[in-house]
About this RNA: A computed fold for a 72-nucleotide RNA from a Candidatus Wolfebacteria bacterium, annotated as transfer RNA. The prediction has a mean pLDDT of 83. RNAcentral records the identical sequence in 2 taxa. The RNAcentral record of the sequence draws on ENA. Its Rfam family is "tRNA". The family's RNA type in Rfam is transfer RNA.
RNA sequence: GCCGACCUAGCUCAAUGGCAGAGCAAUGCUUUCGUAAAGCAGAGGUUCGGGGUUCAACUCCCCGGGUCGGCU
Numbered sequence: 001g002c003c004g005a006c007c008u009a010g011c012u013c014a015a016u017g018g019c020a021g022a023g024c025a026a027u028g029c030u031u032u033c034g035u036a037a038a039g040c041a042g043a044g045g046u047u048c049g050g051g052g053u054u055c056a057a058c059u060c061c062c063c064g065g066g067u068c069g070g071c072u
C1' cells in the first nucleotide's frame, strides 16, 4: 500500500428496515449472629463520528476514526 471482518449497557454479546435486549458485574431488598452463596427487584444506552436513502435506520449507501486478521 491492497483486501476482509468488527465497533451496541461497566464487561461479553444479541437484535439482518418497525418500541434497543440477554448473561455477567454493580446497586437495593429477603435470608444469616455476621459474611459468602442463593432468591427477588429496580436501574443502567448520543448503538464510534458526520452525511444520505426511507413514513421509519443498530440494520441499507457514502466519507472519516478505531480494533483485529490476511496479502504484498
Stems, first nucleotide, its partner, number of pairs: 001071007010024004018055001027041004048064005